A computed fold for a 72-nucleotide RNA from Nanosynbacter lyticus, annotated as transfer RNA. The coordinates come from a structure-prediction model, not an experiment, and the mean pLDDT is 83. The sequence is in RNAcentral, with records from Rfam.
């Protein structure tokens, strides 16, 4: 330099264009326990940036950025 892939809660991942954006774990509070742990309940927390298509975009297209893989 060329080609391909990925980017979503702190972390690991889901999400066939119409969602309350979900699951696990972590975090906070509560119940329970002599205390801790475990268990149960509740809560906060996220779509890489920009443009486009569309009535409507996390999803489709383009550009950029970061990371991964291959070729040279």
């Nucleotide at each position: 330099g060329c080609g391909g892939g990925u980017g979503u809660a702190g972390u690991a991942c889901a999400g066939c264009g119409g969602u309350u954006a979900g699951u696990a774990u972590g975090c906070a509070a509560g119940u329970u326990u002599u205390c801790c742990a475990a268990a149960c309940u509740u809560g906060a927390g996220a779509u890489c940036g920009g443009a486009g298509u569309u009535c409507g975009a996390u999803u489709c297209u383009c550009c950029g950025c970061a990371c991964c893989c291959g070729c040279a």